[in-house]
């Protein structure tokens, strides 16, 4: 040059006038608009979407709501140690596995407690003699045998010898497995030393299941609060109609007062596990600290347009109670590595 593999940064830039949405600050009144609550108007200042704001997958705040302790049933998670408000995140580390390297991946307890399932092929599939060797034979078989062939993802550890009629952990040696034990590690775990021939009998638990840990439901349309008109409760010795000429009584209306909380309204709402930068501690995820900042808060729901100008012509995508993640989407730049090759 080329391919790659980690990390990180940014996310068109200037400027003008026009419109939109909150905020401050000055100024308004017998103001508008509403029954009410309460909101609204004029200058002028400043301010206003993202790295994912997405999917809504996971966790935590927060809010009502349930709720003695305890157990079923379901659900999620499962290698170790750390981080954290908490996690199905993350950081550091063990085993595994892919790559030639940098680096990636792994949901990785338990098949020696029990069920299930495993096509096809094959004699046989958890239980074993087709073919082969061997031996005996009355040549039809019978009987040993898993060492060799076939099937097959898997056929009772491998692989050499000694053994045998042939064979066989039947016996041996290294390798595998299981025990115990001893160093090193906080721990997974790794390394050594001894012992068991290995009937524990293949595989699959994102198959039922077992252990272990852990989970109270629903979610800002949560909830509080203020609060019409209708309804609906009570009171009225001294309100009015009717029944009924007159009085109790009764109704219908009226004026008080309460209850319910519906239209609506205001809070919840954005100052926060908050952000920048510095410094200490730690391998890091992440803690401490100092010092600056205040950075959208709608409720039919605001971000737009138009004009000039400048380049590399600008992807993916527009909060709606906040926050850590996780996944997909997607333009651009930078920088460590590591692999080819080439040339000094």
């Nucleotide at each position: 040059a080329g391919a790659g593999u980690c990390u990180g940064u940014u996310a068109a830039g200037u400027g003008a006038u026009c419109g939109c949405g909150g905020c401050u600050g000055c100024a308004a009144g017998u103001g508008u608009c509403g029954a009410a609550a309460g909101a609204c108007c004029g200058c002028a200042g400043g301010u206003g979407a993202g790295g994912a704001a997405a999917g809504u997958c996971c966790g935590g705040g927060c809010u009502u709501c349930a709720c003695a302790g305890g157990g079923c049933a379901g659900g999620a998670u499962g290698c170790c140690g750390g981080a954290u408000a908490a996690c199905g995140u993350c950081c550091g580390g063990u085993g595994g596995g892919g790559g030639u390297g940098a680096c990636c991946c792994c949901a990785a307890g338990g098949a020696a407690a029990g069920u299930g399932c495993a096509a096809c092929a094959g004699a046989a599939a958890u239980a074993a003699a087709c073919c082969g060797c061997u031996g005996c034979u009355u040549a039809g078989g019978c009987a040993g045998u898993a060492a060799g062939g076939g099937u097959g993802g898997a056929a009772a550890g491998g692989c050499a010898g000694u053994g045998u009629a042939a064979g066989a952990g039947a016996c041996u040696a290294c390798c595998g497995c299981c025990c115990g034990u001893c160093u090193g590690g906080u721990a997974a775990c790794a390394g050594g030393c001894g012992g068991g021939g290995c009937a524990u009998a293949u595989g699959u638990a994102a198959a039922c299941c077992c252990c272990a840990u852990u989970c109270g439901a629903a979610g800002c349309a949560a909830g509080a609060c203020c609060g019409a008109a209708a309804c609906g409760g009570a009171g009225c010795a001294u309100u009015g109609a009717c029944g009924u000429g007159g009085c109790c009584c009764g109704c219908c209306a009226g004026c008080u007062c309460c209850a319910g909380g519906u239209u609506g309204g205001u809070c919840g709402c954005u100052u926060g596990a908050a952000a920048u930068g510095g410094c200490u501690g730690g391998c890091g995820a992440c803690a401490g600290u100092c010092a600056u900042u205040c950075u959208a808060g709608a409720u039919a729901g605001a971000u737009g347009a138009u004009c000039a100008c400048u380049c590399u012509a600008g992807a993916c995508a527009u909060a709606a109670c906040c926050c850590g993640g996780c996944u997909c989407a997607u333009g651009a730049c930078a920088g460590g590595c590591u692999c080819u090759u080439u040339u000094g």
Description: Model confidence (mean pLDDT): 77 of 100. A computed fold for a 344-nucleotide RNA from Lachnospiraceae bacterium A10, annotated as Bacterial RNase P class A. The same sequence occurs in records of 2 taxa. The RNAcentral record of the sequence draws on ENA and Rfam. The source organism's lineage runs through Bacteria, Bacillati, Clostridia, Lachnospirales and Lachnospiraceae.